[in-house]
Molecule: transfer RNA
Organism: Chloroflexota bacterium
Formats: sequence, structure tokens, C1' cells
RNA sequence: GGCCCGGUGGUGUAGUGGUUAACAUACUGCCCUGUCAAGGCAGAGAUCGUCGGUUCGAAUCCGAUCCGGGUCGCCA
Repeated sequence: GGCCCGGUGGUGUAGUGGUUAACAUACUGCCCUGUCAAGGCAGAGAUCGUCGGUUCGAAUCCGAUCCGGGUCGCCA
């Protein structure tokens, strides 16, 4: 350098064009409990890496770019 995969709440993932982005875990409050844990209920938390384009509508499609991983190759 070419090609492939990935980047989404604190963390790990889902969501492959349609209203308010889902789940688990963690966190906060309440309930329960003699206490803790477990369990139940509720809450906060994500400009979907960045910029642009297509579209009535983009996390999703296209282009560029940044970062991480894999693979192949080039120079020395």
C1' cells in the first nucleotide's frame, strides 16, 4: 500500500431504509429482607467514529477520511 471485518449509553452486544435506537450488565432511587446478596418496580445514561452525498425519510445505502483488528504484498 491492496483487500476483508469492525467503531452504537460506563461495559458487552442487537438493530441491514420508516414514528420515541432494543437487550444484558453496571449505576441511582424505592419495594422486599433481621442484615447483605438475590428478586421486583422505576429512573438516568448513546449528536450510532468524523465529513459529505443519495432519499420524502439514513445507525442502515454511496463516497472520502480517522481509529482498531485480520490477511496479502512491496521496500529495506